A computed fold for a 1461-nucleotide RNA from an uncultured bacterium, annotated as small-subunit ribosomal RNA.
The prediction has a mean pLDDT of 85.
The RNAcentral record of the sequence draws on ENA and SILVA.
Its Rfam family is "Bacterial small subunit ribosomal RNA".
RNA sequence: AACGAACGCUGGCGGCGUGCUUAACACAUGCAAGUCGAGUGCGCGUGCCGUAGCAAUACGGUAUGGCGCACGGCGCACGGGUGCGUAACACGUGGGCAAUCUGCCCUCCAGUGGGGAAUAACCCCGCGAAAGCGGGGCUAAUUCCGCAUAACAUUCCCUGGACUCUGGUUCGGGGAUUCAAAGCAGUAAUGCGCCGGAGGAGGAGCCCGCGCCCGAUUAGCUAGUUGGUGAGGUGACGGCUCACCAAGGCAAUGAUCGGUAGCUGGUCUGAGAGGAUGGCCAGCCACACUAGAACUGAGACACGGUCCAGACUCCUACGGGAGGCAGCAGUGGGGAAUCUUGCGCAAUGGGCGAAAGCCUGACGCAGCGACGCCGCGUGGGGGAUGAAGCUUCUCGGAGUGUAAACCCCUUUCGACCGGGACGAAUGCCCGCAAGGGAGUGACGGUACCGGUAGAAGAAGCCCCGGCUAACUACGUGCCAGCAGCCGCGGUAAGACGUAGGGGGCCAGCGUUGUUCGGAAUUACUGGGUGUAAAGGGUUCGUAGGCGGUGUGGCAAGUCGGGAGUGAAAUUUCUGGGCUUAACUCAGAAGCUGCUUCCGAGACUGCUGUGCUAGAGUGCGGGAGAGGCGCGUGGAAUUGCAGGUGUAGCGGUGAAAUGCGUAGAUAUCUGCAGGAACACCCGUGGCGAAAGCGGCGCGCUGGACCGUUACUGACGCUGAGGAACGAAAGCUAGGGGAGCAAACAGGAUUAGAUACCCUGGUAGUCCUAGCCGUAAACGGUGCACGUUUGCUGUAAAAGGAAUCGACCCCUUUUGUGGCGGAGCCAACGCGUUAAACGUGCCGCCUGGGAAGUACGGUCGCAAGAUUAAAACUCAAAGAAAUUGACGGGGGCCUGCACAAGCGGUGGAGUAUGUGGCUCAAUUCGAUGCAACGCGAAGAACCUUACCUGGCCUUGACAUGUACGUAGUAGAAGGGUGAAAGCCUGACGAGAUAGCAAUAUCAGCGUACACAGGUGCUGCAUGGCUGUCGUCAGCUCGUGUCGUGAGAUGUUGGGUUAAGUCCCGCAACGAGCGCAACCCCUGUGUCCUGUUGCCACCCGGCCGAAAGGCUGGAGCACUCUGGACAGACUGCCUCGCUUAAACGAGAGGAAGGUGGGGAUGACGUCAAGUCAGUAUGGCCCUUACGGCCAGGGCUGCACACGUACUACAAUGCCCGGCACAGAGGGAAGCGAGACCGUCAGGUGGAGCAAAUCCCCCAAAACCGGGCCCAGUUCAGAUUGUCGUCUGCAACUCGACGGCAUGAAGCUGGAAUCGCUAGUAAUGGCGCAUCAGCUACGGCGCCGUGAAUACGUUCCCAGGCCUUGUACACACCGCCCGUCACAUCAUGAAAGCCGUUUGUACCCGAAGUCGCCGUGUUAACUGCAAAGAGACAGGUUCCGAAGGUAUGGAUGGUGAUUGGGAUG
Repeated sequence: AACGAACGCUGGCGGCGUGCUUAACACAUGCAAGUCGAGUGCGCGUGCCGUAGCAAUACGGUAUGGCGCACGGCGCACGGGUGCGUAACACGUGGGCAAUCUGCCCUCCAGUGGGGAAUAACCCCGCGAAAGCGGGGCUAAUUCCGCAUAACAUUCCCUGGACUCUGGUUCGGGGAUUCAAAGCAGUAAUGCGCCGGAGGAGGAGCCCGCGCCCGAUUAGCUAGUUGGUGAGGUGACGGCUCACCAAGGCAAUGAUCGGUAGCUGGUCUGAGAGGAUGGCCAGCCACACUAGAACUGAGACACGGUCCAGACUCCUACGGGAGGCAGCAGUGGGGAAUCUUGCGCAAUGGGCGAAAGCCUGACGCAGCGACGCCGCGUGGGGGAUGAAGCUUCUCGGAGUGUAAACCCCUUUCGACCGGGACGAAUGCCCGCAAGGGAGUGACGGUACCGGUAGAAGAAGCCCCGGCUAACUACGUGCCAGCAGCCGCGGUAAGACGUAGGGGGCCAGCGUUGUUCGGAAUUACUGGGUGUAAAGGGUUCGUAGGCGGUGUGGCAAGUCGGGAGUGAAAUUUCUGGGCUUAACUCAGAAGCUGCUUCCGAGACUGCUGUGCUAGAGUGCGGGAGAGGCGCGUGGAAUUGCAGGUGUAGCGGUGAAAUGCGUAGAUAUCUGCAGGAACACCCGUGGCGAAAGCGGCGCGCUGGACCGUUACUGACGCUGAGGAACGAAAGCUAGGGGAGCAAACAGGAUUAGAUACCCUGGUAGUCCUAGCCGUAAACGGUGCACGUUUGCUGUAAAAGGAAUCGACCCCUUUUGUGGCGGAGCCAACGCGUUAAACGUGCCGCCUGGGAAGUACGGUCGCAAGAUUAAAACUCAAAGAAAUUGACGGGGGCCUGCACAAGCGGUGGAGUAUGUGGCUCAAUUCGAUGCAACGCGAAGAACCUUACCUGGCCUUGACAUGUACGUAGUAGAAGGGUGAAAGCCUGACGAGAUAGCAAUAUCAGCGUACACAGGUGCUGCAUGGCUGUCGUCAGCUCGUGUCGUGAGAUGUUGGGUUAAGUCCCGCAACGAGCGCAACCCCUGUGUCCUGUUGCCACCCGGCCGAAAGGCUGGAGCACUCUGGACAGACUGCCUCGCUUAAACGAGAGGAAGGUGGGGAUGACGUCAAGUCAGUAUGGCCCUUACGGCCAGGGCUGCACACGUACUACAAUGCCCGGCACAGAGGGAAGCGAGACCGUCAGGUGGAGCAAAUCCCCCAAAACCGGGCCCAGUUCAGAUUGUCGUCUGCAACUCGACGGCAUGAAGCUGGAAUCGCUAGUAAUGGCGCAUCAGCUACGGCGCCGUGAAUACGUUCCCAGGCCUUGUACACACCGCCCGUCACAUCAUGAAAGCCGUUUGUACCCGAAGUCGCCGUGUUAACUGCAAAGAGACAGGUUCCGAAGGUAUGGAUGGUGAUUGGGAUG
C1' cells in the first nucleotide's frame, strides 16, 4: 500500500459497486423451459341457429382467437451455478487438418409426382395402496413406409492438365452405380415450410511448437508398452481397438512416484525486474448426490433426461415406490464470517410462434449489511486581558479558549407541503410509399423541481517512552496491568488505570488475519565465501559450460523492415455523460509475446580450408628426504653371559612405590634383538595432497633450464564417477628393543578415576585387506592474462672477469621477508593478491535444536556420507576501541615486606559493640573506611525509650471571627507523687478621643493551623569518610581513523611529583603537583611592661665568694612585629650536550630543612531526614504536649579499643633539680590554721607576660627490699569518711583503715613506628554542679635501634599483553543430579487413509454372436421370404470380495536425547 474480510467501540444522508473464502455438508416450500391450433386427432367450454320440453336441460348444426389430453415439430447441449477432480494439449499463445462434422441463419442451383401403413389421445376390460402397467378396439397428420424422377452429390473404373514434401490435393472428360420430398395459412397475389446439392458465416472436433507449482530423504519407468503389417471402429487421423511381427519407447534438459492446484485476460504490490494471487466481470475447461453406462439428437455420454450399482432421505396397505438447490430466494449445520422464501418481463437478451403472444429467479430493479470506493453534512461571521465548570500550580498564575454564552447570518442534507420524469422505441393498425394513428414503465409518486419552518435533527475512534506527531496530575506499588520491537510497573510511572490537555484520522476509527514492499535478507537487474554462515582433503577425468588466429560458405542465435495475430473489459492518455466524484461512454495508445516474409552478416554458432603466439612432442642438460623393491652400516636403549666391585641405586618440589647383600647402580668384554636414523639440517629441497631424511644398487613418476626440429587449438574447468588419502581403529598372520592408551601401585589433594613418580598390556613395526576421517589450515578451489618496488634464499642458463674458479651482472623457475597503488568492516592482503579482469566447479543465507532424528548408500564393526522438522531465543557472530581484571610481563613507589624497637591476642579493670534479657534496655554507625564512633560528661534534666497520671488551638508562630472589667494577673487554701484540677482575698494596663466608645495587649470560645527525634540518606541540599597528598584527570585547535577513539599524556632520561630536560603531528591550555599562608630552626632592626638584670649607684646579710633588695638601664634572655637568609646560587669531578644525580665548600639550616593548613576528575545509590535545611508520605483528644518513677548502667557469653600489671633498667622511703602550653569572675584562689588524708576554715591577690591553678614527673643523690605471687601487682569486698548536687538505692567521684583476686611476659594470629621519631615520664585544656577521663585534644622532659635489599605479602602509579569480563574476577560461565512444563525420535503393537498387483463375482449397457419365440407397410397367388423385434449369450465392464505389497497419518506401556523455568 492492498483485501470478497472478521472482531471491538461508534454511526447522519446519498450515489456506484459488492456480499458462504468454511461442509462439492444435508435440504422443507415456491419458482428457475417451454412453445407452436398457420402440422394433427379427440374431449370440454363459449357464442349463434334449429329441434324437444313450461323450464332446467338434452340433442343436432355452425362459429371459435378459450381450456385440457395426446401425436407431431423446434427448443430442452443455450442461459444460470460451482471449482470436486485435473500437473493435463486442461489452459495460454502461435500454427496445422491435403484427416473432419455442423440444426437454426445467409447466398446460389435444382425439385416438391404418385401411393400405402400404423399409432397415442379416446372407449372397453384387468392388475396395483401408490407410482404406474397390461390386454382389446377406433383414428389424424409436417408421424412412418415403398415406388417414380434426379446430379455439379455417393461409390467404383478409365483418362488429361495444374500444384505438391514421396503421400496426396485440385480442375476437367467418359462410363457404371445408389439415394429425395410435406404440407399449412390465405379469395387470391403470395407467404411460411419441406427435399437434394454447392458455397458462406458462426460453432464444434482432432493434431503440433512453445509456455505452465513443489519434493531426488521419489532414480529408474513402460507389455498395447514403442514401431510395423492387416483388419475393425469413428464425422475424422491415430494402439482408439484387435491379430500377427519386431524390441522398442521415456529419463539427471528430472522420466516414474508423491504432494498441492481449475487455467487465462487480469488483480495487489513494486522504480523496475520480480513476488503473491485468480473473489466480482470476461474467455476456456471440469463437474451436477457418489461411481459406471449408453439412448435420442446437428450437437450430450446430458444440472432441473434414461438405465444400473452405492450411500442418504421420504412415502408405503411392507408387496413396492419416490428424490437429488454446486439455478433464484430460503432452512438446518459448519464457521470469526457473508443478504430478501421481494417486484417486473417496461428495457436488454434468449426459446417457440407467420404474428399477436406465451415462457424466461437470464436480466432489469427494489430490500438488507459503513463490506469497499466516492461525494455531502453535522453550520458561517462577530464575540473578553478571557465567564462558569474542570485541570494544573512555584498560589502569582496558567490551560481548556473565540471555545461557550451573547449578537448577526445562511438553510445543503434531513422533516413537511405541492409538482413530477428520462429510460419508449421497436412492435401493432392504416397506407404502394412518404407518412399518419392507438397504445406499452417493475423501478416509482422514485430521481428531480418549487415552497415552509428553524441552528434547528446529525461525532466518534485511536494514540501521546523511543521508533512516531502528541504531557501533565492523581491512583497503584514487580500488585493490578501494558507490550509490534526495545522494554515499562518493586512509593514521586510522560509506558499500568482514570482525569485534564494534546496529536492523528473522521462516519468512521482501531485490532486481528493475509499478500507485496521496505529486504541488495535468494542478489537476472542486484550478494557473498582468509577471520562474520560459506573453498570440496587431493588429483585424474565423463557429461556439460567456456574457448587462440586468417579466410570462404550457411544464416540457427542476433539486428532492421513489412504482414498477421496478441478478444472485450481492465491499465494509461485525450475528450464526453450523470450538479462533482466514484461510476460510465467514445477515441487513441499499450498489450514488452508468438507466427510469417524480405533484408543485414559485425559478433556467437555450424561447416570448409589455412596459421603458430595456447597446448603437446623431440633433442641436450643439471638439481632433488618424489615413489617402490632388495641389500647394508654405526651410535644408543634394553636383555642375556662373564669379569671387577660394594651398598646403595632410582626418582621427585619433597617423597614413596620400585630395584639391590640371592651382589644392584657403576665399570669392562662378548652376544642377542627390535626400532629409529644424531651431527649435516637451512622460513633449504621434492611431491597433487596426505607426506618424504643413514648408505648402496635396481626399477620408476614429475618439475626446471637450454634449443626451436615436429604436431597444429589437440585447450581450461569439471556435476556424477574413479584413484590416492595423517593418526587412531578393525580382520588375519608375523614381530616386539624402546615408548606407551587401558590397568596396577606410590605420591599430591578436601577429594584426585588427573597433572608428578615406579611399573605395564593393546598399539606403535612388517605383510595382505578394510576404514575414508582431521585445526586434511595459507582456515585463502583450479586455470589464464594484466598491474610500481626493495631485499634474502634454492636450481639452471647466459654475460663479464679469471690460468681456472669464487665474488659480480642478466634471464627463467621455485621458496621467504618488507612494503606502493588498489582492495578490505577492520585486522590485514599486496606480481606466490584478499588488486584489476575472464572461464568453470564446490559451498553459504540468524542462533540453538543438529551435522542430530528418520529414510537411503557404504562399512566386519567402530562409524562415515546424504540430511530435516517440531519447539525455542532476540540474539548468535566478526573486527577493532576504552576500561577493568589476570595465581601475564616490564619499570617504579609506600613502615608494604625485610632489618629493628615497643605492643595487641593470655590476666584484672575501664569503655564501645554483638548477642541474650527486659515493660523499656531509645536511635543511628557494620570489612578496610562501625565498635573510648554521633556522645567535648545519661543520678533528675539531658531523653528521643517504658509504665502510670494528666492537657487538646495546644509548651511555641501567624491570621480571622465572636465574647470578655471584677477581665489579665494573683498571695493563699484544697487534692495530688508531681503535672494538673478545683477554689481564690486582692486586682490592673496601652493608643486615639472632651466623652460615650473604638482599637490593642491579656484571657476564653471557634476556625485556619501549630507540633512530630514518625518513614524514606535508594527523592534531596549541605557536610563528612575512603581510595589518597596517590600523581594523576581533562580541554581547545590541529592531525590520524568510516567509527568508537587515538595523538597530545606514549618514548629516552630524571624527579617526592604529568618535576624538569631531550625527542616526537602535534601546539598550547585548565584542574591537580610545587610555590605563595601559618608554626618552628639562625641573624638584623624596632618595641621595653607585668619580661630581663650584664655594666653603674645605694641599702641589707656574709669573713669572703656571693645572696637579697632599691635606683638607673634595655646589653643579654624574652614578648610581639618588620626584614634578611636557601636559589642546586657557587666550585670541582664523574657522566653526555640537557634536565638532573652523587660528592664538596661556605652556612644556623642543603637539595621540598622539620611540622601544619591545603585533598584534582571521579569511585563506593559509602555515612548522616537524630545537628540544621528540605520534596513526598503518614499522625492530629495523638505518632503532639506536661509530669513522676523507671530504663539507656540490665549479664551464661563473644569481639574491638584502652589502662594497670606480672617486677630488680624494678618497687618502697628520704633528699634534690630542670618545663612548655594552657585556664581563671556564680571563676582561679596564695600565705596562715585544722584534719593522717580526701578536704575544711579563711580570704591576700588576680578580668591576669604582674595574682592564682603550679610542688612538674621520669632523671639525679642516699637508703631499704634480694627473686618470693614477694615490700611485685592491685581487682574485689568490709567499714569509716570527704565533696558536688533538690536528690548519690537503682547509679557519682575521691580519701583513710582493713581485705589482697587473676596475673610470673601471653597459642594461632596481628598492630604501630625511619628521629627529636619509637619508647617512656609528667603537665594542661574542652565538655562539666559533680563525675565513670584509664577517653579526646594539646604541651614539654628523657630519648633509642634498624633499613642488606625489592624475591615474596598488601596497596598504588606508568607502559605492554590476553580476555568469551563492562553491575567490569565478589565478573562470566560448563556439565551431571532433583522437580515442573512443552515439542519431538525410537518402540511390542493397535487403528485409519490411499494406492499397486493377482484372482473371484459380475449390474446396467454398446459392439458382436445366437435368435426355435413375435412381427402392419416391401416381395409373393399362397406357403413363405426379406427385414425388424423380444429373448439368450461371449468379450469388456462399476461397485463388491479374497490374497499380498507400497506410501502415509494417528495412537502406544516403556525409553532416548532436546528446550524452558